[in-house]
Context: one part of a larger RNA
RNA sequence: CGGUGUCGAAGGAACUAGGCAAAAUGCCCUCGUAACUUCGGGAGAAGAGGGCCUCGGUCCUGGGCAACCAGGGUCGAGGGGCACAGAAGAGGGGGUAGCGACUGUUUACUAAAAACACAGGGCUCUGCGAAGCCGCGAGGCGACGUAUAGGGUCUGACGCCUGCCCGGUGCCGGAAGGUUAAGAGGAGAGGUGCAAGCCUUGAAUCGAAGCCCCGGUAAACGGCGGCCGUAACUAUAACGGUCCUAAGGUAGCGAAAUUCCUUGUCGGGUAAGUUCCGACCUGCACGAAUGGCGUAACGACUUCCCCGCUGUCUCCGACACCGGCUCA
Numbered sequence: 001c002g003g004u005g006u007c008g009a010a011g012g013a014a015c016u017a018g019g020c021a022a023a024a025u026g027c028c029c030u031c032g033u034a035a036c037u038u039c040g041g042g043a044g045a046a047g048a049g050g051g052c053c054u055c056g057g058u059c060c061u062g063g064g065c066a067a068c069c070a071g072g073g074u075c076g077a078g079g080g081g082c083a084c085a086g087a088a089g090a091g092g093g094g095g096u097a098g099c100g101a102c103u104g105u106u107u108a109c110u111a112a113a114a115a116c117a118c119a120g121g122g123c124u125c126u127g128c129g130a131a132g133c134c135g136c137g138a139g140g141c142g143a144c145g146u147a148u149a150g151g152g153u154c155u156g157a158c159g160c161c162u163g164c165c166c167g168g169u170g171c172c173g174g175a176a177g178g179u180u181a182a183g184a185g186g187a188g189a190g191g192u193g194c195a196a197g198c199c200u201u202g203a204a205u206c207g208a209a210g211c212c213c214c215g216g217u218a219a220a221c222g223g224c225g226g227c228c229g230u231a232a233c234u235a236u237a238a239c240g241g242u243c244c245u246a247a248g249g250u251a252g253c254g255a256a257a258u259u260c261c262u263u264g265u266c267g268g269g270u271a272a273g274u275u276c277c278g279a280c281c282u283g284c285a286c287g288a289a290u291g292g293c294g295u296a297a298c299g300a301c302u303u304c305c306c307c308g309c310u311g312u313c314u315c316c317g318a319c320a321c322c323g324g325c326u327c328a
Stems, first nucleotide, its partner, number of pairs: 001323008010314002014312001019309001027051005036041001038157001052079012080084001092307004097302002099299002104116002120155007132141003158294004163224003168221002170217005177212003183206002188201005225243005252286001253283001264280005
């Protein structure tokens, strides 16, 4: 000097990105427990008291004929110790908000999460030698299943809901029409031959699916406007005009895990708050199953605050053991 421990005056998070680490809490009994809630929960909420030993009163249970023995409850009096759950083991607690409903799963060796999964919801395909998948094939899985089944895909408990657009792309439907390959067809044309013929070439016309075309479909991929004016202060604009569009963003939410300007503005909390909570709405660039908004419970998740507690700190010190170094 380092490591691992133990202790520490006064203060008690002033440390720090952050209470990281440490400290504190810890068991049993009694009392007592809020908001909220899906009535299960939240709850070990929180919080308060007790716990060792001796003696006495009283009650109960079991055994015994009884005396009594064993165990338990309750009330009272007293005793000792620094300390009575005497060692070890053994929850810190509360409030707020975000995300995800939950228990689970994951990056074997930097990520455990708000990511994945999940019950539940929707769309869609599939009538059985099913669809789908593996295999060149035979064949196999699906399934010794049969639409309350199986596959694909999106969403993700629950509650309230899930608006408008089918112009583009996709998918589905459409015995008309247009286009259209091989093929069919042969008007004709050419070569050759005396000719019969043979060989080339070949216009109409008839020819599928597809595409064009006509419809449907958004819990399919996706999309969901601009400018100008207007009210007896001002401001604002329920109102009007105009252009464009397939249609111009409904409900709900909103400086948000989304807000650039921005430490927006106001309120709360602090002596002081770029974070936090509640509002406002000017949403650079929320928005409804790439789901919207809520939500009890849950979380080694994330944010902010408070109580307790502490060597995290003010500010460091001592001791024990282990190691390093120096000297002998």
Model confidence (mean pLDDT): 89 of 100. The part of an RNA shown here (large-subunit ribosomal RNA, domain IV) has 328 nucleotides. The RNAcentral record of the full RNA draws on SILVA. It matches the Rfam family "Bacterial large subunit ribosomal RNA". Rfam links the family to the GO terms structural constituent of ribosome and ribosome.